[in-house]
């Protein structure tokens, strides 16, 4: 210096206007908005250091960078086990949306530009990514702490 049981805290964003109608923030029209977690991160971007008279390059350190590339979580379903069995908890499995074109370049699935696409379940006076609800829940995980031992 690192590692671990364990502990604590944290851990999801977003719509208006008009039309029709008995009824729509759900349909239609117009314009808009949002993007959980880890990884990858082009030789990219930012900051610091080094060097220097100074600046830049290089090198070193730290940070950032994908909704639609890889993996995971939420929801739902199935199986097994346990319990104080209404149900809950633990383990395993299944399901699980969406991207192309151009540019730069040695190299782009991530950068730049353009156009496009996607969004659990239940509810609703009428079909919902944006309203209400399960949820003051769960959660991928993140940060901090952490004796002995190694």
């Nucleotide at each position: 210096g690192g590692u671990a049981a364990c502990u604590u805290u944290c851990g999801g964003g977003g719509g208006c206007g008009g039309g029709u109608g008995g009824a729509a923030u759900u349909c239609c029209c117009g314009c808009a908005c949002c993007g959980g977690c880890g990884g990858u991160g082009a030789g990219c971007c930012c900051g610091g250091g080094u060097c220097c008279a100074g600046c830049g390059c290089g090198c070193c350190c730290g940070g950032g960078g994908a909704g639609c590339c890889c993996g995971c979580g939420a929801c739902c379903c199935c199986c097994c086990g346990c319990c104080g069995c209404a149900g809950g908890c633990g383990g395993g499995g299944g399901u699980g949306g969406a991207g192309c074109c151009g540019g730069u370049g040695a190299g782009a699935g991530u950068c730049c530009g353009g156009c496009g696409c996607c969004g659990a379940c239940g509810g609703u006076g009428a079909u919902a990514g944006u309203c209400c609800g399960g949820a003051u829940g769960g959660g991928a995980g993140a940060a901090a702490g952490g004796a002995a031992g190694c």

A computed fold for a 150-nucleotide RNA from Rubrobacter xylanophilus DSM 9941, annotated as FMN riboswitch aptamer (RFN element). Lineage of the source: Bacteria > Actinomycetota > Rubrobacterales > Rubrobacteraceae > Rubrobacter xylanophilus.